[in-house]
Context: one part of a larger RNA
RNA sequence: AGCAUAAGGUGAAUGCCUUGGCAUCAGGAGCCGAUGAAGGACGUGACAAGCUGCGAUAAGCUGCGGGGAGCCGCAAAUGGGCAUCGAUCCGCAGAUUUCCGAAUGUGGGAACACACACGGCGAAGAGCCGUGUAUCAUACGGUGAAUACAUAGCCGUAUGAGGGGAACCCGGGGAACUGAAACAUCUAAGUACCCGGAGGAAAAGAAAUCAACCGAGAUUCCGCGAGUAGUGGCGAGCGAAAGCGGAGCAGGCCAAACCGGCCGCAGUAAUGCGGCCGGGGUAUGGACCGCAUAAAGGCAUGUUGAGCCGUAGCCGAACAGUGUGGGAAAGCUGACCGGAGAAGGUGAGAGUCCUGUAGGCGACAUGGCGAGACAGUCUGCGGUAUCCGGAGUACCAUCGGACACGUGAAAUCCGAUGGGAACGCGGGGGGACCACCCUCCAAGCCUAAAUACUACCUGAUGACCGAUAGCGUAGCAGUACUGUGAAGGAAAGGUGAAAAGAACCCCGGGAGGGGAGUGAAAGAGAACCUGAAACCUUAUGUUU
Numbered sequence: 001a002g003c004a005u006a007a008g009g010u011g012a013a014u015g016c017c018u019u020g021g022c023a024u025c026a027g028g029a030g031c032c033g034a035u036g037a038a039g040g041a042c043g044u045g046a047c048a049a050g051c052u053g054c055g056a057u058a059a060g061c062u063g064c065g066g067g068g069a070g071c072c073g074c075a076a077a078u079g080g081g082c083a084u085c086g087a088u089c090c091g092c093a094g095a096u097u098u099c100c101g102a103a104u105g106u107g108g109g110a111a112c113a114c115a116c117a118c119g120g121c122g123a124a125g126a127g128c129c130g131u132g133u134a135u136c137a138u139a140c141g142g143u144g145a146a147u148a149c150a151u152a153g154c155c156g157u158a159u160g161a162g163g164g165g166a167a168c169c170c171g172g173g174g175a176a177c178u179g180a181a182a183c184a185u186c187u188a189a190g191u192a193c194c195c196g197g198a199g200g201a202a203a204a205g206a207a208a209u210c211a212a213c214c215g216a217g218a219u220u221c222c223g224c225g226a227g228u229a230g231u232g233g234c235g236a237g238c239g240a241a242a243g244c245g246g247a248g249c250a251g252g253c254c255a256a257a258c259c260g261g262c263c264g265c266a267g268u269a270a271u272g273c274g275g276c277c278g279g280g281g282u283a284u285g286g287a288c289c290g291c292a293u294a295a296a297g298g299c300a301u302g303u304u305g306a307g308c309c310g311u312a313g314c315c316g317a318a319c320a321g322u323g324u325g326g327g328a329a330a331g332c333u334g335a336c337c338g339g340a341g342a343a344g345g346u347g348a349g350a351g352u353c354c355u356g357u358a359g360g361c362g363a364c365a366u367g368g369c370g371a372g373a374c375a376g377u378c379u380g381c382g383g384u385a386u387c388c389g390g391a392g393u394a395c396c397a398u399c400g401g402a403c404a405c406g407u408g409a410a411a412u413c414c415g416a417u418g419g420g421a422a423c424g425c426g427g428g429g430g431g432a433c434c435a436c437c438c439u440c441c442a443a444g445c446c447u448a449a450a451u452a453c454u455a456c457c458u459g460a461u462g463a464c465c466g467a468u469a470g471c472g473u474a475g476c477a478g479u480a481c482u483g484u485g486a487a488g489g490a491a492a493g494g495u496g497a498a499a500a501g502a503a504c505c506c507c508g509g510g511a512g513g514g515g516a517g518u519g520a521a522a523g524a525g526a527a528c529c530u531g532a533a534a535c536c537u538u539a540u541g542u543u544u
Base pairs, nucleotide, nucleotide: 001543002542003541004540005539006538007537008536009535015529016494017493020465021464022462023461024460025459026458027457028456029454030453031164032163039100040099041098042055043054044053046078050074051073061094062093063092064091065090066089070082071081072080105114106113107112115133116132117131118130119129120128121127135161136160137159138158139157140156141155142154143153168199169197170196171195172194173193179186183233209216210215220247221246222245223244224243230238231237251446252445253444254390258279259278260277261276262275263274264273265272266271285388286387287386288383289382290381291380296379297378298377299376301375302374303373304372307369308368309367310366311365313361314360315359319334320333321332322331335352336351337341343355344354345353395419396418397417398416399415400414401413402412405431426441427440428439429438430437481488482487501528504515505514506513507512
């Protein structure tokens, strides 16, 4: 030194465990903000570094309700208190709520500095306290240049806005990798991404729609139609609609004609033109004319509102003995409940010990839903001479874009530029275009539900994970740490049933250890369950 055996050390695998995750389902809720948000800074405890809570009234203040014996958070101890005259705790409603932050008096290197006006305290012109003082938009009022009227500008008052939010939604912009086995049209894809905006949903929506000579009757979503018809370097690919079946259903309001009022401009006036307001009226058209007229029905509006639900809670059956053990809930013996034998906990494996479970019950306050009631509002029939029925619009040309449709025979829809109608005896559409026929009425607005999503709350579930897994985070993690920055981003769980966490003695400066003691166990001693392997040591045997 090798090998073997034995005993240890080290190390952390493995097993078991779970406070944390992941996913799905159901229900709820779905915006917050100048009444100052989201997010922070700094404070705040008897002693207080961190977390949590809270805000100079600062682990809290008030009221009401619940609850019923302990309490002063995580978190021990000391000191000191509170509580059946009902504390702590839970719910609801309030009060307080520093500074920064849209941040809004001005400035600023966020959490700071410095102002002005008015009011209050004060002897005060120290000081302190309270309130106001940003910008933009709209409306109204005032003032008012160049420039006479005027306008711009300026000032004041009132109202609103501003910022944040996981995904979902609408709009404005808008790639490339890639695919086409290369690549340019094409694809990826109107995707990613950027910007604007809104809401609990958004968008769309009440036919200038489809259809086919029969008819349907707003929109949205799902199933089929159908990978069809088409489109396409007819490549790769892209890819409808009608119709049918379902979910859900809801239709309304203006502009105008006409009537009335007020005002402005032009004019001597008659009158004309225009503006604002009220009535009227809205596509089975209306005005206008005639007839009828008080009930019935509708409503998305306002007020009220029985009742129900949420936000604390409450009641809730039934077991003893024995024996092993540290410990019984296991075993044995004999019972009981069950609308409850889901589950978790308790010194091991508990229907009958605890929390619960089945089944019932409950609200001062506050929130939601809400039948019904009242108010308000809407809805009649006929006639058709006249009047009204959305104009730089429709449409055309050129060029783009969107339509499943790549310019095509290319309709339809949108935009830019140029041109530019008709007026219901009218106009649009029916995939070039024309005729006939059918159908609808553009150039104004609003509109629940069915649909999308889940940051948030509650409940439930899992042939989901079990600490290199499961979220990056089961532990004070978006932390430590890295980076100028955008950003990147860890490691780290387990004594025991209970701290009973080892008084006291001995060695030692201590660390550490030996006794003693606790415990079922200390080879469970805090570097703490189990404790594999690599690696190291010792002893013995053996080989060279």